[in-house]
RNA sequence: GGAUGGAAUAGAGGCGCGGGACAUAUGAGUAGCUUUGGGAGCCUGGCAGGUGAUGAAGAAAGCGAAAGGAUGGACGCCGAAGCUUUGACAACGCCGGAUGUCAUUGCUGGGCUGCAACCGAAGAGGCUGCAGACUGUCAUCAUUUUUGAUGGAGUGCUAUCUCACCU
Numbered sequence: 001g002g003a004u005g006g007a008a009u010a011g012a013g014g015c016g017c018g019g020g021a022c023a024u025a026u027g028a029g030u031a032g033c034u035u036u037g038g039g040a041g042c043c044u045g046g047c048a049g050g051u052g053a054u055g056a057a058g059a060a061a062g063c064g065a066a067a068g069g070a071u072g073g074a075c076g077c078c079g080a081a082g083c084u085u086u087g088a089c090a091a092c093g094c095c096g097g098a099u100g101u102c103a104u105u106g107c108u109g110g111g112c113u114g115c116a117a118c119c120g121a122a123g124a125g126g127c128u129g130c131a132g133a134c135u136g137u138c139a140u141c142a143u144u145u146u147u148g149a150u151g152g153a154g155u156g157c158u159a160u161c162u163c164a165c166c167u
Stems, first nucleotide, its partner, number of pairs: 001166002004164003008160004014078001016077003022072003032063005041051003045095003081108003086103005109135002112132005118126002137152006
């Protein structure tokens, strides 16, 4: 000195990501409760079961939630994180294509828009897949030295530093 290998530290992308807590709106005048009529059913994805003449469904009046999801600032961060395969455990009466935790396989650089299906009370939003342009990064080629084209992936990229190796 190096376009090499390992480790450590710090950073960048931008409508960047995220769990819990807090606040707000929605959920919803819904569920539920009470009263008055009413007069035998009602509760489910399915099974089982529960409830009902000590009065079901439905109707009227009165009172009247919550969870999940969303937004906001703070906080924590830059594989931030998300999804997927398989397995184990836990809980729900059982199953379930439903939930949580741990491990494991694989995918995704990031957000946006459109479409499809699913979740959801929802014309909110979210996950996944496909497509489109945009953006960041690196490599190659070209260059009017501005930039353009193509391609790759975050186990990446940039900077500093250290150990080893080569010269």
The RNA shown here (Lysine riboswitch aptamer) has 167 nucleotides and comes from Megamonas sp. UBA1796.
Its Rfam family is "Lysine riboswitch aptamer". Rfam's curators write: Riboswitches are metabolite binding domains within certain messenger RNAs that serve as precision sensors for their corresponding targets. Gene Ontology term of the family: lysine biosynthetic process.
The organism belongs to Megamonas, within Bacteria.
Its mean pLDDT, the model's own confidence on a scale to 100, is 77.